Predicted 3D model of a 393-nucleotide part of an RNA (large-subunit ribosomal RNA, domain III) from an activated sludge metagenome. RNAcentral holds the full RNA, with entries from SILVA. Model confidence (mean pLDDT): 83 of 100. It matches the Rfam family "Bacterial large subunit ribosomal RNA".
[in-house]
Context: one part of a larger RNA
RNA sequence: GAGUAGCGAAAAGGCGCGUGAGAUUCGCGCCCGCCGGAAGCCUAAGGUUUCCUGGGGAAGGCAUUCCUCCCAGGGUUAGGCGGGACCUAAGGCGUAGCCGAAAGGCGAAGUCCGAUGGACAGCCGGUAGACAUUCCGGCCCCACCCUGAUGACGUCAUUACCGAUGGGGUGACGCAGGGGGCUAGGCGCGCUGGGCGAUGGAAGUCCCAGUCCAAAGGCGUAGAGGGAAGGUCCAGGCAAAUCCAGACCUUCAUAACCUCAAGGCCCUAUGGGGAGCCCCUACGGGGGCGAAGGCGCUGACGCCGCACUGUUAAAAAAAGCCUCUAGGGAGGAGUCAGGGUGCCCGUACUGCAAACCGACACUGGUAGGCUGGCUUAAAAAGCUAAGGCGCAC
Repeated sequence: GAGUAGCGAAAAGGCGCGUGAGAUUCGCGCCCGCCGGAAGCCUAAGGUUUCCUGGGGAAGGCAUUCCUCCCAGGGUUAGGCGGGACCUAAGGCGUAGCCGAAAGGCGAAGUCCGAUGGACAGCCGGUAGACAUUCCGGCCCCACCCUGAUGACGUCAUUACCGAUGGGGUGACGCAGGGGGCUAGGCGCGCUGGGCGAUGGAAGUCCCAGUCCAAAGGCGUAGAGGGAAGGUCCAGGCAAAUCCAGACCUUCAUAACCUCAAGGCCCUAUGGGGAGCCCCUACGGGGGCGAAGGCGCUGACGCCGCACUGUUAAAAAAAGCCUCUAGGGAGGAGUCAGGGUGCCCGUACUGCAAACCGACACUGGUAGGCUGGCUUAAAAAGCUAAGGCGCAC
C1' cells in the first nucleotide's frame, strides 16, 4: 500500500435458557423462513476412518466454547445380501504354430481369464453411542453327510438304481402398439382413541391422531401357450440310445390332456407392530399396558408378460435343469423323522457432495432405483408431508 479489496449464490432470521475466560455463530427450546422428481431416501463408482464416544484449542476453518481439524479409546459379526469356491460375452491371456534385428506382434486348442448378462437357498420384527436380511426373537429355506423308519421296483448279468467331460431338449432373448386381469400406492366413508378451546359463536354434517404386517407352506383363480396321447419303423444327431429329428398307423379333438401363470384366499399370527394411557427418572431416558384395522372408489412406467397384435434391420453364449444312452451296478429310488457340516472376501461413513473429479469446505461435473398429498395432461409450475436445511463471519 491499507484497516483498502474481500469475507464465495438475496433460502432469513428472531428470542430465551445452558455451557464458557469469552457466545450473532456451540448445545437445548419456541417462533419465522427455504427445499420437497429434492436441497429427502436407497445404491454403484470413487474416497479410505472422514463413522461413534470422550477430550483439545497451536495450525487448517475467513469468528468459534464448535468441526469433516488434533489426541485417545471404540466401531464394520452372514450357509440364504453382493462377489469367489458355478457359467460364459465383447475382449484378454495363450500351448502348438506363424511372423519379427532384439524387445516383441499374432494366434487353432483351452481344466483358461473376463459382468455390465445367465444360474443360485430369508423374511418380518426388535436392539444400539457407532453394525445389522449379518446380532437377538419368531417363522422358514438350500446343499452335502450320517442314523432310523418305510420301501415301489429289482438281483448271476441285467430296461432296479446311479449315471456322463458324449447326444438331444430347455435355458434363449429385438422393437413398436393397444387392450384385459391384478398389485404397490393413494383418496373417501366407516371404525377406534383423544379433544370441547382465554374474546361473539362452536356436543357437531365439529376438531386431532391412528386405521397395518413378510418370506415359507397349502389351495389353484383371471388368463396365456401347445393339437394331444399311444404304437411301429428308423439310413440323420461324428460311438450308442428307449432321447431328439424323420416316416407310417391308431385313438381323441368347440374338448380332453400337457405346460406356464399374476393376484386372491387359508395359514404363518394365541405372534409382531400399533395411536394412546400408566409408572419411574440423576430429565439423557427406562419399564409396563395397549383400541381400531371393515367397505367403496382410484390406480401405475410395477406383476401376469415380449403373452398378444403389428413390424423388419430378424434381435448373445455357456453353465444350470430335464432326458437319452456309453459306463458303473446288487441292492434300492422316493417319502418321513432325527442329527451333523456349511469355507474365503465385502459390510463403518460419504455418495448431486465440505468426504468423488475440478490446486480450495470452489455457483461446475458425476451411473441406477424410490419419489406421498392438493391443483394439473404431467416427473411442468405453485403450495405442502416425511425428511433435510437457513448455504462458517